Predicted 3D model of a 73-nucleotide RNA (transfer RNA) from a bacterium.
RNA sequence: GGUCUGGUGGUGAAGCAGCUAACACGGCGGUCUGCAAAACCGCUAUUCGCGGGUGCAAAUCCCGCCCAGACCU
Repeated sequence: GGUCUGGUGGUGAAGCAGCUAACACGGCGGUCUGCAAAACCGCUAUUCGCGGGUGCAAAUCCCGCCCAGACCU
């Protein structure tokens, strides 16, 4: 330098057939309890690596760039 894969909440991770961002852990609040733990309920991503494009509408499609990994040279 080239090809491919990936980048999504605090963490892991699904969604990548365009129209609503799951789930688990964690955190916060509540119920319960004599106090806790456990259990249960609610909240926790206004912008999905960054910038642009297409389109009524983009995490998703297209272009460029950045970062990580694998392979080739």
The prediction has a mean pLDDT of 81.